Molecule: transfer RNA
Organism: Candidatus Harrisonbacteria bacterium
RNA sequence: GGGCGACUAGCUCAGUGGUAGAGCGACCCUCUGAUAAGGGGUAGGUCGGAAGUUCGAUUCUUCCGUCGCCCA
Numbered sequence: 001g002g003g004c005g006a007c008u009a010g011c012u013c014a015g016u017g018g019u020a021g022a023g024c025g026a027c028c029c030u031c032u033g034a035u036a037a038g039g040g041g042u043a044g045g046u047c048g049g050a051a052g053u054u055c056g057a058u059u060c061u062u063c064c065g066u067c068g069c070c071c072a
Stems, first nucleotide, its partner, number of pairs: 001071007010024004018055001026042005048064005
């Protein structure tokens, strides 16, 4: 230098055009003599950044950033 992939909650990851979710973690309640486990609930996200397409973008397109792999 060229090609490919990943980026979404504190962590690990779903979500392939129509109100952003799960598990674990945090907090509250319940249960227990108490703790753990179990049950219920709450908070937590400008979906890596910018632009474009569209009535509508986490999703499609382009550029940029970070990380990883391959080729030279």